[in-house]
C1' cells in the first nucleotide's frame, strides 16, 4: 500500500432495521460494634467523525480517523 475483523457507559460487553440493556463501577440504605460480604434502591448526558439511502441505522452503503492480525 492490500485484504480481514474491531471501535456502544469509567472499564467489560449485548442488541431480527423499530424505547440502547447487562455485569462491573461510583452513589445511597439494610445489616454490623466497626468493616468487608451479601441484599435493596438510585445515576449514567455509551453508539469513533462526516455525508448517503430508509417512515425510522448501533446496525445497511461510501469517505475518513483510532486499533488488532495477516499479506507485501
Nucleotide at each position: 500500500g492490500c485484504g480481514u475483523c474491531g471501535g456502544u457507559a469509567g472499564c467489560u460487553u449485548a442488541a431480527c432495521g423499530g424505547c440502547a440493556g447487562a455485569g462491573u463501577c461510583a452513589c445511597g440504605g439494610u445489616c454490623u460494634c466497626c468493616a468487608a460480604a451479601a441484599c435493596c434502591g438510585u445515576g449514567g448526558g455509551a453508539u469513533g467523525c462526516u455525508g448517503g439511502g430508509u417512515c425510522g441505522a448501533g446496525a445497511c452503503c461510501a469517505g475518513c480517523c483510532c486499533g488488532a492480525c495477516g499479506c507485501g